[in-house]
RNA sequence: CCCGAAAAAGGCAAACCCGUCGAAAGGCGGGGGCGCAAAACUAAAGGGUCUAAAGCUGUUAUUAACAGCCAGGACAGCCAGUUGCCGCGG
Numbered sequence: 001c002c003c004g005a006a007a008a009a010g011g012c013a014a015a016c017c018c019g020u021c022g023a024a025a026g027g028c029g030g031g032g033g034c035g036c037a038a039a040a041c042u043a044a045a046g047g048g049u050c051u052a053a054a055g056c057u058g059u060u061a062u063u064a065a066c067a068g069c070c071a072g073g074a075c076a077g078c079c080a081g082u083u084g085c086c087g088c089g090g
Stems, first nucleotide, its partner, number of pairs: 001090002003087002011036002016031006034077001040082003046079002048075004055069006
């Protein structure tokens, strides 16, 4: 430096439920535990996915509804970047 069998100190915590913030995606706290050797950190570079209150355009024909686009927002448990514990190993 690469790799990830089994395990230790231990760690994290999906779905779902409750509370709360948000227009939403989703965040945070509690319960929970599907899983995880980076399920630690980063949304700053690149790709991807989700959302779309505001804005623009169109239709209906109107305090509005619906459709499309999109500034913006979210996700690292999608890929990615950075750092790192342990040790069958190479």
Predicted 3D model of a 90-nucleotide RNA (c-di-GMP-I-GGC riboswitch aptamer) from a Clostridia bacterium. Model confidence (mean pLDDT): 84 of 100. NCBI's taxonomy places the organism under Bacteria, Bacillati, Bacillota, Clostridia. Of the family's consensus pairs, 95% are formed in the model.